Notes: Small-subunit ribosomal RNA, central domain from a metagenome, 348 nucleotides, folded computationally. The coordinates come from a structure-prediction model, not an experiment, and the mean pLDDT is 88. It matches the Rfam family "Bacterial small subunit ribosomal RNA".
Context: one part of a larger RNA
RNA sequence: CUGGGUGUAAAGGACAUGUAGGCGUCUUUUUAAGUCGGAUGUGAAAUCCCAUGGCUCAACCAUGGAACUGCAUCCGAUACUGGAGAGAUUGAGUACGAGAGGGGUAAGCGGAAUUCCAGAAGUAAGGGUGAAAUCUGUAGAUAUCUGGAGGAACACCAUUAGCGAGGGCGGCUUACUGGCUCGAUACUGACGCUGAAAUGUGAAAGCUUGGGGAGCGAACAGGAUUAGAUACCCUGGUAGUCCAAGCUGUAAACGAUGAUCACUAGGUGCUGGCUCCGCGAGGAGGCAGUGUCGCAGCUAACGCGUUAAGUGAUCCACCUGGGGACUACGGUCGCAAGGCUAAAACUC
Numbered sequence: 001c002u003g004g005g006u007g008u009a010a011a012g013g014a015c016a017u018g019u020a021g022g023c024g025u026c027u028u029u030u031u032a033a034g035u036c037g038g039a040u041g042u043g044a045a046a047u048c049c050c051a052u053g054g055c056u057c058a059a060c061c062a063u064g065g066a067a068c069u070g071c072a073u074c075c076g077a078u079a080c081u082g083g084a085g086a087g088a089u090u091g092a093g094u095a096c097g098a099g100a101g102g103g104g105u106a107a108g109c110g111g112a113a114u115u116c117c118a119g120a121a122g123u124a125a126g127g128g129u130g131a132a133a134u135c136u137g138u139a140g141a142u143a144u145c146u147g148g149a150g151g152a153a154c155a156c157c158a159u160u161a162g163c164g165a166g167g168g169c170g171g172c173u174u175a176c177u178g179g180c181u182c183g184a185u186a187c188u189g190a191c192g193c194u195g196a197a198a199u200g201u202g203a204a205a206g207c208u209u210g211g212g213g214a215g216c217g218a219a220c221a222g223g224a225u226u227a228g229a230u231a232c233c234c235u236g237g238u239a240g241u242c243c244a245a246g247c248u249g250u251a252a253a254c255g256a257u258g259a260u261c262a263c264u265a266g267g268u269g270c271u272g273g274c275u276c277c278g279c280g281a282g283g284a285g286g287c288a289g290u291g292u293c294g295c296a297g298c299u300a301a302c303g304c305g306u307u308a309a310g311u312g313a314u315c316c317a318c319c320u321g322g323g324g325a326c327u328a329c330g331g332u333c334g335c336a337a338g339g340c341u342a343a344a345a346c347u348c
Stems, first nucleotide, its partner, number of pairs: 003320004007302002012316001014201004021194003025088007033081002035077008049065006091191001092188004096183004103177007110154001115149006125136002162169002206247006215241002220236004258315006266293007274285004297304002321348003330341004
């Protein structure tokens, strides 16, 4: 390179936007670049192949033929691909009317609970555990009531439910704002799909500066346990967790399943529109999403099964025995921690 693969064996990029590139609906006219046919020229000799001949054979050599699958020019074909022109509407989109939603950002507000502070009342315990102790408490704790402060999170509803590209999103109200679904017409007329690079977003932890700090709680201290106990359990407790601005750019970032399009039995739930039938309860149909069971088919099996891991198409990413190695070196990004890219020796 030709291949074979990527749910769990090695392998889908964390996710999106999108440049180049690749691929791309129907009809018609034209062109003739790709494509196909023919002709001419050329494709040195030697070599290879075939035939015949010469060295006693063979290797070797000679003669002839074929071939040199290529290139150029000319003539022709026009189905397909490409270029140019014209048109179409089913792909895509816009307008219109409805609708659902923890989608995002900002501001304000609320109640329960924990802790702390003050007061009231009250007395000897409280707390914690397998059992204890460290710890708190006669300087009046715990339990109870009243008032206050402050921070964080929003019980029930709650879910196989909803929204978002993913990360993720849940008290209430307001403002601004993104996407989506359904319906019926009108309009644009291929405007599409994918997407190297690039750019943006990206849980938690971590970093910088400034705030904040109730609870929880790495580190740390003490008490236990134990042969030991740098742990599990307990009492404390600093960073952190929270906010603003900036950085980091990674996760079992998982459906361990790239995106888009088409086709291929059904049954049964849930969510949101719509249409029809019925007085009504309800029933039927068609979309979009989300579950479950399952035919064909696929699969090493497990399982998947119209939300495919089935059958096809386009484009991207990735894999190629285990270890060494999500490493070294170099490059690049970062304040750092470190990230991205990524070998070899050696060894089995």